[in-house]
Molecule: transfer RNA
Organism: Candidatus Hodarchaeum mangrovi
């Protein structure tokens, strides 16, 4: 050059088949409960609007361009 898969909180990750509860979870962090203190456990709560852009669409993490980065085939 070509061509396939991936990119979602701080980290891992699930949602993409069939577009439809303004994104579930698990670890992390902050606050209470619990305890003689701790730790476990339990309950709250912040924290991502989905790698960037642009298009369809009533409505797009999801469909389509295009481009950014990673991995892997082949030349």
């Nucleotide at each position: 050059g070509g061509g396939u898969u991936c990119g979602u909180g701080g980290u891992c990750u699930a949602g993409u088949u069939u577009g439809g509860c303004u994104a579930g979870g698990a670890u992390c962090c902050g606050c209470g409960c619990c305890u003689g203190g701790g730790g476990c456990g339990c309950g709250c709560g912040a924290g991502c609007c989905c790698g960037g852009g642009g298009g369809u669409u009533c409505a797009a993490a999801u469909c389509c361009c295009c481009u950014c980065g990673a991995a892997c085939c082949c030349a």